[in-house]
RNA sequence: GGAGUCGGCCAGACAGCCGCCGUGGUCUUUGCGGGCCGCGGAGGAAAGUCCGGGCUCCAGAGGGCAGGGUGCCAGGUAACGCCUGGGGGGCAUGAGCCCACGGAAAGUGCCACAGAAAACAGACCGCCAAAGCGCCUACGGCGCCGGCAAGGGUGAAAAGGUGCGGUAAGAGCGCACCGCGCGAGUGGCAACGCUUCGCGGCACGGUAAACCCCACUCGGAGCAAGACCAAAUAGGAGGGCAAGCCGUCCUUAGGGAUGGCGGCGCGCGGCCCGCGCGUGUCCUCGGGUAGGUCGCUCGAGGUGUGUGGCGACGCACAUCCCAGAUGAAUGGCUGUCCACGACAGAACCCGGCUUAUCGGCCGACUCCCGUU
Numbered sequence: 001g002g003a004g005u006c007g008g009c010c011a012g013a014c015a016g017c018c019g020c021c022g023u024g025g026u027c028u029u030u031g032c033g034g035g036c037c038g039c040g041g042a043g044g045a046a047a048g049u050c051c052g053g054g055c056u057c058c059a060g061a062g063g064g065c066a067g068g069g070u071g072c073c074a075g076g077u078a079a080c081g082c083c084u085g086g087g088g089g090g091c092a093u094g095a096g097c098c099c100a101c102g103g104a105a106a107g108u109g110c111c112a113c114a115g116a117a118a119a120c121a122g123a124c125c126g127c128c129a130a131a132g133c134g135c136c137u138a139c140g141g142c143g144c145c146g147g148c149a150a151g152g153g154u155g156a157a158a159a160g161g162u163g164c165g166g167u168a169a170g171a172g173c174g175c176a177c178c179g180c181g182c183g184a185g186u187g188g189c190a191a192c193g194c195u196u197c198g199c200g201g202c203a204c205g206g207u208a209a210a211c212c213c214c215a216c217u218c219g220g221a222g223c224a225a226g227a228c229c230a231a232a233u234a235g236g237a238g239g240g241c242a243a244g245c246c247g248u249c250c251u252u253a254g255g256g257a258u259g260g261c262g263g264c265g266c267g268c269g270g271c272c273c274g275c276g277c278g279u280g281u282c283c284u285c286g287g288g289u290a291g292g293u294c295g296c297u298c299g300a301g302g303u304g305u306g307u308g309g310c311g312a313c314g315c316a317c318a319u320c321c322c323a324g325a326u327g328a329a330u331g332g333c334u335g336u337c338c339a340c341g342a343c344a345g346a347a348c349c350c351g352g353c354u355u356a357u358c359g360g361c362c363g364a365c366u367c368c369c370g371u372u
Stems, first nucleotide, its partner, number of pairs: 001368010012337007020041009043343001047354002050352005055222004067218005072086005087101001088099004102213002107211002109207003124152002126148003132144005160178006179202001180200004185194003226294004236285006244261007263279006301320008338341001
């Protein structure tokens, strides 16, 4: 100098003017409210709503079945499918990155195309002709019955690899080494590692984010949760006043429906007759709607220092208060400057994961080239 890996941080800046939401003080107002002076006002993801918890209501003796989730080990945490450290496997020259990573010698299913065969394996090309049988020109050749799985070929995948022996040709058929499994020993809390050892020729393809088996784990719904105050209208209960009697029907025996006569109120300008309409009204209580209040933001909280731990994280002390709307605020205009500004807007809260994102800064580390 070039290329790269990991971690952290910022997210246009400043000023003026005009607004919006919340809140403290003060003045004013019977009250509603208003004035003045201050303070605070989106994010690293506020997003997706994919996990986990707090909180609230409902349900719940205990156990089992069904169903869902998770799946190497140890630790962290309120908890987790998250994080940290470690083991194993894979990728990279490397810093580093990726992995649902229990079980396929319980059972079932599936394995396209190609290929002879895709599994209690198979024989297309190929190799052989020892044994048995037949023929011939007979120490040999050919054929039949057969043997083999080394080599070729197909495929993502075809009964472990290399070598020597062995054989008619071959084959863990035998042996050595490597690999594999089991056991012993040894290191580690464990996952797992190691080999001076012993045993087994080797155990019969793959696939469990296929069914399944094993282990652990899981109640449901969600702030429109939920709690409180409470208008008008209608309906409910009780009481006061007004308030009639008779008949029929139904009835859950409390009442309800309906008809006639009568009463009361209103209207037809006043009065009488008559006609029409209506048949209660007031108060109290309780449920509940509109509306309002709470839940609502002080919290597994931020920052700093010390301390334990490799680390995630824990502990102690000091210090700070940092949006809380509810048709829903966090904005608009102007000026100056620069590297010309991405993705994107809280809605009960918190811990994660995932996804989106213009640019820039800092730290640690790796590889290559050059110079000294």

The RNA shown here (Bacterial RNase P class A) has 372 nucleotides and comes from a Gammaproteobacteria bacterium. Of the family's consensus pairs, 94% are formed in the model. It matches the Rfam family "Bacterial RNase P class A". Its family is annotated with ribonuclease P activity, dimeric ribonuclease P complex and tRNA processing in the Gene Ontology. Rfam's curators write: Ribonuclease P (RNase P) is a ubiquitous endoribonuclease, found in archaea, bacteria and eukarya as well as chloroplasts and mitochondria. Rfam classes the family as a ribozyme. The RNAcentral record of the sequence draws on ENA. The gene name in the source record is rnpB.